Model confidence (mean pLDDT): 77 of 100. This is a predicted structure of a 98-nucleotide RNA (Guanidine-I riboswitch aptamer). Of the family's consensus pairs, 100% are formed in the model.
């Protein structure tokens, strides 16, 4: 200098929409419309957000598969895809740039 590989899981948050519930409006009703309906319930949800677990390395003594420490940094489209729908979801730590 070039190339390849790995970077897990759970719970949440920023954020996100509208199947369901609720709400508002219309309708006798079945039902319809509305997410500009935004501190709603529930739902989706981060590689570059948080916490925990696992794992790796190192240290300790009470030797228990125990305790403690460390695990840095990370600019970023357009476009496409899933779901009812959207998104910091997925393609994607991608292309590109440094």
């Nucleotide at each position: 200098u070039c190339a390849a590989u790995u970077a897990g899981c759970c719970u949440c948050u920023a954020g996100g929409g509208u199947u369901c519930c609720g709400u508002a409006c219309g309708g006798u009703g079945a039902c319809g419309u509305a997410g500009u309906c935004u501190u709603g319930g529930a739902c989706c949800g981060a590689g570059g957000g948080a916490g925990g677990c696992a794992c790796a390395u190192g240290a300790g003594u009470a030797u228990a598969c125990c305790u403690c420490a460390u695990g840095c940094a990370a600019c970023g489209g357009a476009g496409g895809g899933a779901u009812a729908a959207a998104a910091g979801c997925c393609c994607g730590g991608g292309a590109g740039u440094a």